Context: one part of a larger RNA
RNA sequence: GCCUACGAGUUACACCUGUCUGGCAGCCUAAGUACUUCAGGUACGGAAGCGCAGCGAAAGCGAGUCUUAACAGGGCGUUAAGUCAGGCGGGGUAGACGCGAAACCGAGUGAUCUAUCCAUGGGCAGGUUGAAGUUCCGAUAGUCUCGGAAUGGAGGACCGAACUGGUAAACGUUGAAAAGUUUUCGGAUGACCUGUGGAUAGGGGUGAAAGGCCAAUCAAACUCGGAGAUAGCUCGUACUCCCCGAAAUGCAUUUAGGUGCAGCGUUGUGUAAUGUGUAUUGGAGGUAAAGCUACUGAGAAGGCUAGGGGGCUUCACCGCCUACCAACCCUUAACAAACUCUGAAUGCCAAUACAUAGUAACAGCAGUGAGCCCUGGGGUGCGAAGGUCACAGGGCGAGAGGGGAACAACCCAGACCAACAGUUAAGGUCCCUAAGAGCCAGCUAAGUUGCAUAAACGAGGUGGGAAUGCAGUGACAGCCAGGAUGUUUGCUUGGAAGCAGCAAUUCAUUCAAAGAGUGCGUAACAGCUCACUGGUCGAGCGUUCCUGCGCGGAAAAUAAACGGGCAUCAAGCUGGUCACCGAAACUUUGGAUUCGAAAGAGUGGUAGGGGAGCAUUCUGCGUGGCUGAAGCGGUAUUGUGAAGUACCGUGGACAUAGCAGAAAAGCAAAUGUAGGC
Repeated sequence: GCCUACGAGUUACACCUGUCUGGCAGCCUAAGUACUUCAGGUACGGAAGCGCAGCGAAAGCGAGUCUUAACAGGGCGUUAAGUCAGGCGGGGUAGACGCGAAACCGAGUGAUCUAUCCAUGGGCAGGUUGAAGUUCCGAUAGUCUCGGAAUGGAGGACCGAACUGGUAAACGUUGAAAAGUUUUCGGAUGACCUGUGGAUAGGGGUGAAAGGCCAAUCAAACUCGGAGAUAGCUCGUACUCCCCGAAAUGCAUUUAGGUGCAGCGUUGUGUAAUGUGUAUUGGAGGUAAAGCUACUGAGAAGGCUAGGGGGCUUCACCGCCUACCAACCCUUAACAAACUCUGAAUGCCAAUACAUAGUAACAGCAGUGAGCCCUGGGGUGCGAAGGUCACAGGGCGAGAGGGGAACAACCCAGACCAACAGUUAAGGUCCCUAAGAGCCAGCUAAGUUGCAUAAACGAGGUGGGAAUGCAGUGACAGCCAGGAUGUUUGCUUGGAAGCAGCAAUUCAUUCAAAGAGUGCGUAACAGCUCACUGGUCGAGCGUUCCUGCGCGGAAAAUAAACGGGCAUCAAGCUGGUCACCGAAACUUUGGAUUCGAAAGAGUGGUAGGGGAGCAUUCUGCGUGGCUGAAGCGGUAUUGUGAAGUACCGUGGACAUAGCAGAAAAGCAAAUGUAGGC
C1' cells in the first nucleotide's frame, strides 16, 4: 500500500419549544386493583397536571389591575381552543457524534538497575624511588649540633598487568550490541575496587551537585482507581436522486482562529403593505471640473510706492541715488484634502406610469463572522509591493466549457441528459493544429515583430506632411583661377604685420570679387585656407518644424523570455474588405424533472435548509422452497440513481416478495483497530 471484518449524532426524562398525523372539545390519567391467551394485553382508577383571567412585591382586587392625591397619564391584561398520544426538527440535563492530551488527586508496588550509608568477607603481577627512626664513623673541648655510611621501608609517591575507568579517533547507526568494537588513554595501597546481607520511597529518598540517580522510565517513578478528567484545538464522520442556496460584514466580548445579537440562506404561514428596473416630474447636496480684486492661505514676473537695508552728502536736520528686501494697490500668468463667487454627471429621497419579482412580516432550521484577485476614483506607503485601509462594480470562493503555450481571479461564456446536426463568441486561419501561404493600399530591414520592459539622452536609418530660401539670367557639391590696394588701421607691446589683447565712422580705393578678416600657422613676418568672385559642369539644392515605423542606450548567474518549427512586397505592423474555423453559448431533434390551472419559465453549485427514494438486520401478518432455499461463478436485461430482475452452472436447506413495525441500519480517508497478502 491493497483486501476482508470492525469503526462515529445514540439512549433516558410527567423537561422546554416548533411542526406533522390521529383522538376528544375541556383534555388526560399516575401509582394501584381486577381479569387475561401472562416479557404482552383489556377493563377499572380523575389523585395530580395542563387549559378555562388577569394585575400587583404583597395584603388584595378582578375584565380589569398596578402606579398615584387623582375619575389624569402610563405599564401589563381583556378580543384568537385547548389537551393527550405518536413521528420528526431543535434545545436542556446527562460522557451526549467518535478518537486524542500535557496534567491533577487517591490507594498501593518498587533500592535484584542505580545513589548514599551500615554489617561482614575478598582483591591489587612485576619493577622503581628510598621519608622518619635506629646503629656506626667523622667534625667538636662536648652531651647537644653538623656531615657521611649502613640499616630501615614511609607515601591519597613513580612506571606498569589483573582490576577499575572511559581521553581521542575510526567503525557501528533496519548495529554483533535499545550505548558496543578496535586502536589510544586515566587510576592502579587508595577519598581504591569488589562479593554477600541489610537501611533510606515519590513533593519523598539519595546526591564530592550533572536536575544526576531511584529497574532501558525522572524538573517529581511505576501500577490501579477518580475517569468516558477537560480540550473555544487537530483529525475523522459511511447509500442515491431532486429543489433552493450563503458568508468571510456591523456592534459587543479577559475578545481577536471562540461566542452573542443583527446582516446574508432555507422551509412553512402569508399578503401586495414591499423590493427591483425604465421613463417623467419634484427634491436635498457642495464631489469632478472650474475659479479666486469672491473669502482663507500659499506662491511667480513686472509696475507704482509706504517701510527697511546699503551708498553719497552734512556739524546736524533736510536731501539725493539704488538691475538690494518688500506691505497695500495695479497689470500678467497660475495653485489648494482640511479655500469657494460658482458647479455638473452619477448616486440618493419621493410621487406617478409601465414592466417584473420565491417581497414585507411572523415562526422552525442553519451556516458564515480568516476572504482573495481585477477595474475605477481615493487614504496610507516611495503616485513601492502578489503591501495595507475603506468605497463602487465584476469575478474566484461555491463555476465546468472555449481563448490566453502552461496559468483560482484576465477575455468569451453560466454545464438537466443524449446526438457521427447547424450558427456563432472571444480568439484564430504556413506546419505542428480546425480554418485564407485570401484580396486591396501603405510601412518596417531592426528577425524590429518575438511581450522581463523599458527611460532620459544620442544619430545625414527610412516613409508622410508643412513652412521658407537658392536655382537654365545655371543653384548645391566637386574641379580650375582669383582672393588685391591705402595698410604693418590706431592703441598696446620686446614684438602684435587680418588672426595675444583693447578701440572703432570695421573706413576708403581698385574691382568680376576679395572681411581692417573664418580657421591652421610664425618669436614677429612668411606660408596654407575660408568668406566673396569668374570659369567648368548641368538640375535640383539647403534650412526649420510636425508625424509613422525602426537604431543605440539594453548587464545575471546550466542553453534557450515568439509555445516550437520557422517567417522579410511576411506567416511582421497600420488601415480596409470578403470568406472560413472555433465553446457544454444559441438553434434543431428526442427525453427527464421542478414551478404553474394553462401558456410558459426554469434545472452550475461549497457551507447549509427542504423533499423523495434505494439497500441491510430483526419482528408481525403473509409468501416461496429437495419438481432444489441461501451463498458462490457467469450471461442477458430494467431503472436518472442508490439498486433490481430473469436464465444457466454450482450448491444442498433454508429464504423471504408484498404490507406494516423496530433499528447495534450503508465507509475511502480518523499517522483509525485486528487479521491476511
Background:
Predicted 3D model of a 677-nucleotide part of an RNA (large-subunit ribosomal RNA, domain II) from a Bacteroidota bacterium. The source organism's lineage runs through Bacteria, Pseudomonadati and Bacteroidota.